RNA sequence: GCCCCUAUAGCCUAAUUGGAUAGAGCGCUGGCCUCCGGAGCCAGAAGUACCUGUUCAAAUCAGGUUAGGGGCA
Numbered sequence: 001g002c003c004c005c006u007a008u009a010g011c012c013u014a015a016u017u018g019g020a021u022a023g024a025g026c027g028c029u030g031g032c033c034u035c036c037g038g039a040g041c042c043a044g045a046a047g048u049a050c051c052u053g054u055u056c057a058a059a060u061c062a063g064g065u066u067a068g069g070g071g072c073a
Base pairs, nucleotide, nucleotide: 001072002071003070004069005068006067007066010026011025013023019056028044029043030042031041032040049065050064051063052062053061
């Protein structure tokens, strides 16, 4: 230098190959319960790496960028 793969919540991980409000577990916060809570129950906050485009509609498709991994030279 060229090619390929990956990037979703603090962590881990789904989303039917474009469609309904992006879901779950752990963790976190609040409440209930309790002699106490670190157990149990209920509720809540929090996310599509970034930019642009295509489309009625994008986590998903296209181009570029960034980061990580792999291959070739």